This is a predicted structure of a 1409-nucleotide RNA (small-subunit ribosomal RNA) from an uncultured bacterium.

RNA sequence: UUAGAGUUUGAUCCUGGCUCAGGAUGAACGCUGGCGGCGUGCCUAACACAUGCAAGUCGAACGGACUCAUAUUGAAACCUAGUGAUUUAUGAGUUAGUGGCGGACGGGUGAGUAACGCGUGGAAAACCUGCCGUAUACCGGGGGAUAACACUUAGAAAUAGGUGCUAGUACCGCAUAAGCGCACAGCUUCGCAUGAAGCAGUGUGAAAAACUCCGGUGGUAUACGAUGGUUCCGCGUCUGAUUAGCUGGUUGGCGGGGUAACGGCCCACCAAGGCAACGAUCAGUAGCCGGCCUGAGAGGGUGAACGGCCACAUUGGGACUGAGACACGGCCCAAACUCCUACGGGAGGCAGCAGUGGGGAAUAUUGCACAAUGGACGAAAGUCUGAUGGAGCAACGCCGCGUGAGUGAAGAAGGGUUUCGGCUCGUAAAGCUCUGUUGGUAGUGAAGAAAGAUAGAGGUAGUAACUGGCCUUUAUUUGACGGUAAUUACUUAGAAAGUCACGGCUAACUACGUGCCAGCAGCCGCGGUAAUACGUAGGUGGCAAGCGUUGUCCGGAUUUAUUGGGCGUAAAGCGAGUGCAGGCGGUUCAAUAAGUCUGAUGUGAAAGCCUUCGGCUCAACCGGAGAAUUGCAUCAGAAACUGUUGAACUUGAGUGCAGAAGAGGAGAGUGGAACUCCAUGUGUAGCGGUGGAAUGCGUAGAUAUAUGGAAGAACACCAGUGGCGAAGGCGGCUCUCUGGUCUGCAACUGACGCUGAGGCUCGAAAGCAUGGGUAGGCGAACAGGAUUAGAUACCCUGGUAGUCCAUGCCGUAAACGAUGAGUGCUAAGUGUGGAGAGGUUUCCGCCUCUCAGUGCUGCAGCUAACGCAUUAAGCACUCCGCCUGGGGAGUACGACCGCAAGGUUGAAACUCAAAGGAAUUGACGGGGGCCCGCACAAGCGGUGGAGCAUGUGGUUUAAUUCGAAGCAACGCGAAGAACCUUACCUGGUCUUGACAUCCGGACGCCGUAUGGGCAAAGCCAUAUUUCCUUCGGGACGUCCGAGACAGGUGGUGCAUGGUUGUCGUCAGCUCGUGUCGUGAGAUGUUGGGUUAAGUCCCGCAACGAGCGCAACCCUUACCUUCAGUAGCCAGCGGGAGAAGCCGGGCACUCUGGAGGGACUGCCAGGGACAACCUGGAGGAAGGUGGGGAUGACGUCAAAUCAUCAUGCCCCUUAUGAUUUGGGCUACACACGUGCUACAAUGGCGUAAACAAAGGGAGGCAAAGGAGUAAUCUGGAGCAAACCCCAAAAAUAACGUCUCAGUUCGGACUGUGGUCUGCAACCCGACCACACGAAGCUGGAAUCGCUAGUAAUCGCGAAUCAGAAUGUCGCGGUGAAUACGUAACCGGGUCUUGCACACACCGCCCGUCA
Repeated sequence: UUAGAGUUUGAUCCUGGCUCAGGAUGAACGCUGGCGGCGUGCCUAACACAUGCAAGUCGAACGGACUCAUAUUGAAACCUAGUGAUUUAUGAGUUAGUGGCGGACGGGUGAGUAACGCGUGGAAAACCUGCCGUAUACCGGGGGAUAACACUUAGAAAUAGGUGCUAGUACCGCAUAAGCGCACAGCUUCGCAUGAAGCAGUGUGAAAAACUCCGGUGGUAUACGAUGGUUCCGCGUCUGAUUAGCUGGUUGGCGGGGUAACGGCCCACCAAGGCAACGAUCAGUAGCCGGCCUGAGAGGGUGAACGGCCACAUUGGGACUGAGACACGGCCCAAACUCCUACGGGAGGCAGCAGUGGGGAAUAUUGCACAAUGGACGAAAGUCUGAUGGAGCAACGCCGCGUGAGUGAAGAAGGGUUUCGGCUCGUAAAGCUCUGUUGGUAGUGAAGAAAGAUAGAGGUAGUAACUGGCCUUUAUUUGACGGUAAUUACUUAGAAAGUCACGGCUAACUACGUGCCAGCAGCCGCGGUAAUACGUAGGUGGCAAGCGUUGUCCGGAUUUAUUGGGCGUAAAGCGAGUGCAGGCGGUUCAAUAAGUCUGAUGUGAAAGCCUUCGGCUCAACCGGAGAAUUGCAUCAGAAACUGUUGAACUUGAGUGCAGAAGAGGAGAGUGGAACUCCAUGUGUAGCGGUGGAAUGCGUAGAUAUAUGGAAGAACACCAGUGGCGAAGGCGGCUCUCUGGUCUGCAACUGACGCUGAGGCUCGAAAGCAUGGGUAGGCGAACAGGAUUAGAUACCCUGGUAGUCCAUGCCGUAAACGAUGAGUGCUAAGUGUGGAGAGGUUUCCGCCUCUCAGUGCUGCAGCUAACGCAUUAAGCACUCCGCCUGGGGAGUACGACCGCAAGGUUGAAACUCAAAGGAAUUGACGGGGGCCCGCACAAGCGGUGGAGCAUGUGGUUUAAUUCGAAGCAACGCGAAGAACCUUACCUGGUCUUGACAUCCGGACGCCGUAUGGGCAAAGCCAUAUUUCCUUCGGGACGUCCGAGACAGGUGGUGCAUGGUUGUCGUCAGCUCGUGUCGUGAGAUGUUGGGUUAAGUCCCGCAACGAGCGCAACCCUUACCUUCAGUAGCCAGCGGGAGAAGCCGGGCACUCUGGAGGGACUGCCAGGGACAACCUGGAGGAAGGUGGGGAUGACGUCAAAUCAUCAUGCCCCUUAUGAUUUGGGCUACACACGUGCUACAAUGGCGUAAACAAAGGGAGGCAAAGGAGUAAUCUGGAGCAAACCCCAAAAAUAACGUCUCAGUUCGGACUGUGGUCUGCAACCCGACCACACGAAGCUGGAAUCGCUAGUAAUCGCGAAUCAGAAUGUCGCGGUGAAUACGUAACCGGGUCUUGCACACACCGCCCGUCA
């Protein structure tokens, strides 16, 4: 002392990238800003610099000069007060010059440098060291110059020169000195070596400066020390191999020169070396370190401030002086730049401190002081010091403090929001009571100061004695910061809060505005009218004098993996072998001590980090002590393991001997079948080819057939997840040469082994070069024919290169087991080819075992899963190769190879947030299996052609209101638009409204009638005129007024509820528990049968359950029973012209209640002794009897805001309300659905028969009468099993028409009528007469129907004043066909593939814009 999250998918696991949360910063930018302390502040242009300052000091080294003071001299004049030229002496001070020391420190910067530059540890027996310390000795006596100065020359200046004078601690000889240096040769001791130290000897060489207060200071020589420096060595120290070879003083030697010193440092000669894959050379980048930041650590990044080292001082070069420099504020030369100039020449160097310009996102004052610390000089006072100490500016950073505290609910006002009740800002404010940190005003006021100096006193010496010479002590004096820190008093809550965020990650949500716009965004993403994601507001969250953003670094990232990853399919095993270097390596004994381990010593600077103690009120900050510094070096020890050395061993490896199998390789030879060609014979019209054809060949004789011949290529059967080989690969047979493997034996060698970067070799097919071969086959290119929208393809006919051989090159493949090589270990079972051993056996053979191959299944284990599994993808070890998101791209450039084609090596810019692996569930497939449906087929009848009806589109219009749109809109909403409806248009009116609630006032209304005017509505006028009462008033209603509100068929069906359609009456859709899987999920629900059915049976890691299926419900078909009126009438009676008409009855029909009946119950066969199927009996009905109602989970943002309800938005003298008239009925056209037809299975006429189900009071209406008819009249009966509508029609019978645009068909039109209704003009239905269109069975295509069905025939009802060919019902007549499931359409289920999931109407590639 180790934290994760978002993002690939419909979902999952994995791989993998991108992004975020943390910390840091010499920072910058935006908004904001009260105080203090401590730090920090040109990262860019080592760009250029105005101005001032940053290195001087010493008169106690020297000669002068100047000033002053004291004393002295005393000219001259005034005239005795003094002034005082001049002279001398002394003292104090200033100072240019000579001289000494310093200027090599301090301060700045990081350009260069990849280096002994830096770090660390050593070495110098190869070295130097001013000032300082210690020790010893000495300081004698001479000389000649020179600056200053004076005069002068040249020059604009800078400066330079000449003549003359002068001093010294300046300069030069001489003397003295050996314990010092050098040379020569000797001895002793020591050292790893060159050598070092010591001793004695000879020769030789080098010194000095004075000053003084007499105390000292200074000088010379030598030695040692200290300090500082120099040199050398080990180790460490960035990237690139698309930089592989570099090197001539180069490497070494002998000799010399040079240096403080070693050395090719330099030179002459000699030798030919030296460095490099452990990365030389070259290129790029960079000052290095202590440290700092981050991190759990290992690491990674960085090298501001502080400290150590180095390098540099405009650029480049050079030396001089000096102890020290090749010298930031010294010199010389060259260059660039700037400045001065009299044009002849000169001057300069801020990377010192301030400051200026410039550059830049960006970085401060031309301030104070030497008071402190330190430095230079000086004996000292002191001078100098932009070192330093303080201050100024900047929130640039860290730390601390404050912006108030307590109380205070009427939960104020106000803001926001609201479901209108409230909630929230919020004890927040106000109010009351306090405090005074900071700020302000006025006082007091430190520490940092000790030395030194001045004055006094005392002491002190080798002494006779003294002295500031020295020591002690007293007093005075010295502060830039600064009247600062601190502190006291007074003063008023008074002067002091912002910023970012609020979709997830990530703490924090609402309203309004906007409407894929404006904008946001770190990633995912947000915004297209209800945005918690934009903008604003309110609220909330975080941090706070700061907060955000941007840049950079580490972390998270185990995402370069030493700690700590991988390579079958995700990125990743070289195509294969051989093998140098390298790495790794069997058993035993011994030695050694390099690695390893232990202990000790030295070092690892200080600062920093950490621990602890202390000082500033705390903290930051600072001080003391300790720990740590994992490192390096040296010494001592241990000896297991690794290494090294020696000796041995046999199991690894190899050899030998005896056997074995084999398409292993190379060369030579040889064989048969087939194809083609050639020759000849026979033979005649086709052959060939395809899905179907055509091109092609053929009467000049093909194809076919027979015989003979030629040539080339390939080797049927055997043949086998059989064999061999390193891989590529190898296949007729024989011979020659040759490689490897396996088995047995255990004779030999004795670790000889494994792997293997580079290197070398082999390496399919295609291709290249040269030569041959090629009449055969195949066959790029090419030609032709087809196919097609096209077809530069797939198919066909031909056909060149090539394919074959020899020689050489190329060097790549999905060169794959997508799996590198080697060794050891780890369950079984079963095939197969080779060899061997044992047992058994007469033989054939069989059984057991072993070895090395080759397959399958499978346990443990592994894996993301799939899968692998003694032939590992398991458990371990050794070595090599390779990977690090997708695209760009295996591309570009470079290099190498190649004849070329091309190969090997191999990037970046830019761009995306994914790309990918395995598995899951769906959907899909011109995939597969099984099954169903009027799905097809078999049939019947239609539609599409005509006329009309009706709906839609389109067009038109003032309006032609709106909606519905493949199936699943279109005779649909609409079960019925002349007004109304009505929503549309035109015009006229109303504005609390046509409709609802509330308030106030007036009136008695309301209503009715009349009149005016009007298109109507509305408007105006007149008349008439309630109820209750306690007499106050109330009820009801109208009118007027004010506002809250009403109203909207206005928008959004993509904000919704409800309702509905469709897949589909298809058989499915799910759950609980359990089990399996890391998981999504699976199982159940799959399988074998069966069914109309997930219906049932059997089996099964499943066992159960739910919604669906079925059944329960209605109707229909049969029977029984009960009940009989308005129904019925068999028997009895009455009655009649006739009729259940009447009495009566309830047997029958019928009606409507209750029951029964059908359940595969029975039989036979099949089936698995099942479910069930087939057939049969009985039965009215037979296998869900027929029909209906009943519609699982869900899909289509399916339909509807115009049935209704409803959020939000919009209109409010109008998008509301009302009214007249018009429109929804338009009409070149197109489509859907229907009706009527085209006729003889028919039309027309005459007369006759048989239903069911309904409706009827503002109604159905009979009989009778009128009318040709529609209809009128009439009004019996009926609120209905009673009466009425009501005639059923097709049908049957008779007659007529006779195949025609007709006696078919009836459109259109004319005239005259009827009915409804205020009203039939736009715009109703019907009747009569007349007119008499298209149409003669309908192209492509398409629809319905499986039995009481289709077809055909009429009847009724709803809506409705009137207005059906539509709709919904009813019955009558009443068929044909289904072999069957290949294909079409739709559906179910299992399985398979998938790069789809908005799910094939998907995804996606290329070209063009």